[in-house]
């Protein structure tokens, strides 16, 4: 690297969150080694920004005129005034409804249910029943994709549901 063996599963596993060198300190040591903590620095991984092409280049609401119909009125177009509504990004955390406040409306706050959808610890599937979340944070009026190129992150956590099939890693041992 490949095959076995079916022995183990924290020497494992989820996570993008691993490797590996080097300095400093610190703890243990005669020394070497080993840990731990902090720098700085390759490689992978992961997230963002960023051309060309290509894509895309608004939408509601309210009050006026004007045309559309013989007229009205509704309605449609368009056209002026007002007005409401940023966009993104990480991440499962999106939308709907209902209730009060404000508003002429469109809309905005707030709570209350439903609810995409996520999670219950190696993955998937098949059963049996069942819990929790469905947020928070950043950017600052800027962001489609995106070569080169620029940044930014390499945390946190699993022994906590039963049965079943199948398939992986990982150690050991041949």
């Nucleotide at each position: 690297u490949g095959g076995a063996u079916a022995c183990g599963c924290a020497c494992g596993c989820c996570u993008a969150a691993g490797c590996c060198a080097c300095c400093a300190c610190c703890g243990c040591u005669u020394c070497c080694u080993c840990g731990g903590u902090g720098g700085c620095g390759g490689c992978g991984c992961g997230g963002g920004g960023g051309a060309a092409c290509c894509a895309a280049u608004u939408u509601c609401c309210g009050c006026g005129a004007a045309a559309g119909c013989c007229a009205a009125a509704a309605c449609u177009u368009c056209c002026g005034c007002g007005g409401a509504c940023g966009g993104g990004g990480c991440g499962c955390a999106c939308g709907g409804u209902c209730g009060c406040a404000g508003g002429c409306a469109a809309c905005u706050g707030c709570g209350g249910c439903c609810a995409a959808g996520g999670u219950c610890a190696c993955u998937u599937c098949c059963u049996a029943g069942g819990a929790c979340c469905g947020a928070g944070c950043c950017c600052g009026u800027c962001a489609g994709c995106u070569a080169a190129c620029c940044u930014c992150g390499u945390c946190g956590g699993c022994a906590u549901u039963g049965g079943g099939a199948a398939g992986g890693g990982u150690g050991a041992u041949c």
A computed fold for a 174-nucleotide RNA from a Verrucomicrobiota bacterium, annotated as c-di-AMP riboswitch aptamer (ydaO/yuaA leader). It matches the Rfam family "c-di-AMP riboswitch aptamer (ydaO/yuaA leader)". Gene Ontology terms of the family: regulation of gene expression and cyclic-di-AMP binding.